[in-house]
Source information
Predicted 3D model of a 393-nucleotide RNA (Bacterial RNase P class A) from a Pirellulales bacterium. The coordinates come from a structure-prediction model, not an experiment, and the mean pLDDT is 76. The sequence is in RNAcentral, with records from ENA. It is recorded under the gene name rnpB. The source organism's lineage runs through Bacteria, Pseudomonadati, Planctomycetota, Planctomycetia and Pirellulales.
RNA sequence: AAAGCGGUCCGAGACGAUCGCCGGUGAGCGAGGCACUUCGAAAGUUUCGCUUGCGGGAGGAAAGUCCGGGCUCCGCAGGGCACCGUGGUGGGUAACGCCCACCGGCCGUGAGGUCAGGGAAAGUGCAGCAGAAAGCAAACCGCCAACCGCCGCCGAGCGCGGUAGGGGUAAGGGUGAAACGGUGCGGUAAGAGCGCACCAGCAGUCGUGGUGACACGACUGGCUAGGUAAACCCCACGGGGAGCAAGGCCAAACAGAAGGGAGAGCCGGCCCGGCUCGUUGGACCUUCGGGUAGGCUGCUCGAGCCGGCGAGCAAUCGUCGGCCUAGAUGAAUGAUCGUCGCCGCCGCGCACGCGCAGCGGGACAAAACCCGGCUUACCGGGCCGCUUUGGAG
Numbered sequence: 001a002a003a004g005c006g007g008u009c010c011g012a013g014a015c016g017a018u019c020g021c022c023g024g025u026g027a028g029c030g031a032g033g034c035a036c037u038u039c040g041a042a043a044g045u046u047u048c049g050c051u052u053g054c055g056g057g058a059g060g061a062a063a064g065u066c067c068g069g070g071c072u073c074c075g076c077a078g079g080g081c082a083c084c085g086u087g088g089u090g091g092g093u094a095a096c097g098c099c100c101a102c103c104g105g106c107c108g109u110g111a112g113g114u115c116a117g118g119g120a121a122a123g124u125g126c127a128g129c130a131g132a133a134a135g136c137a138a139a140c141c142g143c144c145a146a147c148c149g150c151c152g153c154c155g156a157g158c159g160c161g162g163u164a165g166g167g168g169u170a171a172g173g174g175u176g177a178a179a180c181g182g183u184g185c186g187g188u189a190a191g192a193g194c195g196c197a198c199c200a201g202c203a204g205u206c207g208u209g210g211u212g213a214c215a216c217g218a219c220u221g222g223c224u225a226g227g228u229a230a231a232c233c234c235c236a237c238g239g240g241g242a243g244c245a246a247g248g249c250c251a252a253a254c255a256g257a258a259g260g261g262a263g264a265g266c267c268g269g270c271c272c273g274g275c276u277c278g279u280u281g282g283a284c285c286u287u288c289g290g291g292u293a294g295g296c297u298g299c300u301c302g303a304g305c306c307g308g309c310g311a312g313c314a315a316u317c318g319u320c321g322g323c324c325u326a327g328a329u330g331a332a333u334g335a336u337c338g339u340c341g342c343c344g345c346c347g348c349g350c351a352c353g354c355g356c357a358g359c360g361g362g363a364c365a366a367a368a369c370c371c372g373g374c375u376u377a378c379c380g381g382g383c384c385g386c387u388u389u390g391g392a393g
Base pairs, nucleotide, nucleotide: 001389002388003387004386005385006384007383008382009381010380013340014339015338016337017336018335019334021057022056024054025053026052027051028050029049030048031047032046033045034044059364063375064374066373067372068371069370070369071243072242073241074240083239084238085237086236087235088102089101090100091099092098103117104115105114106113107112118234119233123232124231125228126227140173141172142169143168144167147166148165149163150162151161152160153159154157181199182198183197184196185195186194200224202221203220204219205218206217207216208215209214247297248296249295250294256288257287258286259285260284266282267281268280269279270278304323305322306321307320308319309318310317311316342361343360344359345358347356348355349354
């Protein structure tokens, strides 16, 4: 320098002006309530409205709602079955399907990446194309005359020669992702773990190292065992349900229940009708239960954030100091303008370092009870560590 690997940080850019939105807080003004009081006022306290000052106001994913927990309500004798989830080992954590370290398989020259990583020598099932044959294997080409059959010969023997019909053969070719270990020697009619030596792999026993997954080694064995379990299944471990529209409090109007009836009056029934009187019901007044509309709460100080030191390979934990950082509810966190800046394209000038002008771009997405994760989306930019190759010293 080029090509890569791994991580981390920022991310509707900065500043100013004007106009707004949400909630907090202080002051002033107005209105109402409360208790004290004979009454009223002042002073106090509290609620609402208006004006005004001050400071605050989205994210790295706020997203998907996929896991785990807190919190809340409901349920719950004990055991089993079903169903669902998880699956190397050790550690971290409130917990996890997350994270860290290690082990093993596969991929990469490497930095590194990746794995749903228990069991396929328990059982069942499944598998396109090609191929003769694909799961207690199989004979298309090739090879084989030892055996059976057939043909020929004469020396007439259980002789010799021929023949791939029966048959044998997995060495060689061909098909395939895969054809039932590899190399060599022996063996054979030809072959074959058929025998032997070495190698690879597997199972068992033992030894050494490691907390462990596992690694290395020795001996023995039969000679070799295909894939698939996010297919059924087997093994081990784990799992109550619903969710802030949870839950709690206050509480109009309408309907309901109980009680009241003092004074004048109103409406209806009782009375054949009217009036008066009486009585009764309603309206009315008081109280009550459940609780709708509506309001308050839950609500944001929390497994919190930042920094130092210590323990640990690390995830993480401990300790000390500092900080307070949105709480909306059809749902606020915005709009316009100016100056500067970033990236891309084109043009002009140039003292080759750049300067000027124009056009375009600036993403994904936006809290909704709160946390820990994972996954997915994203215009761009900064920084750190490492690898391979080439060059120079």